[in-house]
Large-subunit ribosomal RNA, domain VI from a Planctomycetota bacterium, 252 nucleotides, folded computationally. Rfam family: Bacterial large subunit ribosomal RNA. The prediction has a mean pLDDT of 88. RNAcentral holds the full RNA, with entries from ENA. Taxonomically the source falls in Planctomycetota (Bacteria, Pseudomonadati).
Context: one part of a larger RNA
RNA sequence: UGUAGGACCCUUGAGGGAGUCUUUCCUUAGUACGAGAGGAUUGGGAAGGACGAACCUCUGGUGUGCGGGUUGUCCCGCUAGGGGCAUUGCCCGGUAGCCAUGUUCGGUAUGGAUAAGCGCUGAAAGCAUCUAAGCGCGAAGCCAGUCCCAAAAUUAGGGGUCCCUGAGGCUCGUCGAAGACUACGACGUUGAUAGGCCGGACGUGCAAGCACGGUGACGUGCUCAGCGAACCGGUACUAAACAGCCGACAGG
Numbered sequence: 001u002g003u004a005g006g007a008c009c010c011u012u013g014a015g016g017g018a019g020u021c022u023u024u025c026c027u028u029a030g031u032a033c034g035a036g037a038g039g040a041u042u043g044g045g046a047a048g049g050a051c052g053a054a055c056c057u058c059u060g061g062u063g064u065g066c067g068g069g070u071u072g073u074c075c076c077g078c079u080a081g082g083g084g085c086a087u088u089g090c091c092c093g094g095u096a097g098c099c100a101u102g103u104u105c106g107g108u109a110u111g112g113a114u115a116a117g118c119g120c121u122g123a124a125a126g127c128a129u130c131u132a133a134g135c136g137c138g139a140a141g142c143c144a145g146u147c148c149c150a151a152a153a154u155u156a157g158g159g160g161u162c163c164c165u166g167a168g169g170c171u172c173g174u175c176g177a178a179g180a181c182u183a184c185g186a187c188g189u190u191g192a193u194a195g196g197c198c199g200g201a202c203g204u205g206c207a208a209g210c211a212c213g214g215u216g217a218c219g220u221g222c223u224c225a226g227c228g229a230a231c232c233g234g235u236a237c238u239a240a241a242c243a244g245c246c247g248a249c250a251g252g
Base pairs, nucleotide, nucleotide: 001152005163006162007161008160009159010158011157015149016148017147018146021049022048023047024046025045026044027043033038051106052105053104054103055102059100060099061098062097066093067092068091069090070089071086072085073084074083075082076081110144111143112142117137118136119135120134164251168246169245170244171243172188173187174186175185176184193239194238195237196235197234198233199232200231202228203227204226209222210221211220212219213218
């Protein structure tokens, strides 16, 4: 831009793509078969491997915005308590998110038409013959079936609702397990969108200060303390103010 007015939703599926894997064990059965050694077809069941998808409850990794320990040095006048720098100074843990080595799930079944092959009926050719007419079986393969995309499928599809008394959209703002930008999604006071605050979860691991004990390093008590990021809720305190623009002539 088109799809013969303009919108917002919900869809059909022409046509594409993905997937299609496999092992071992138990049982049928030590049966059929075989002199024995050995040892099934078939049917039923159970565990895996590799691969793939999704996810973070569990197990773990990361987690330089969380908590703690600790060395040197500089600073906050000093003590105490802190801060900066030294690879995050070094180190111990670790929420969310992201992730796999973790968790869950997947390949199936089934139908149709067939290949090699196996057959039925059956002539040419009084017999025979699966084939010449006709008919039936038969593969991890083919077409469906499963999942995903999909009406620029220009044959541009279908349905619902709304608008021309204006539907709807954009700009702008607060944001997002969305994201390079854009796009997409949530929200914009008729409001929980983000921040703050409150509560909780969870993480660190028992703060400062004071008291007591010890010559002291330090220990003990108040103290499962103190401090906290992204998590889960609540709450209009702050910021989403106000507003502007596009969009009509009822549609060859």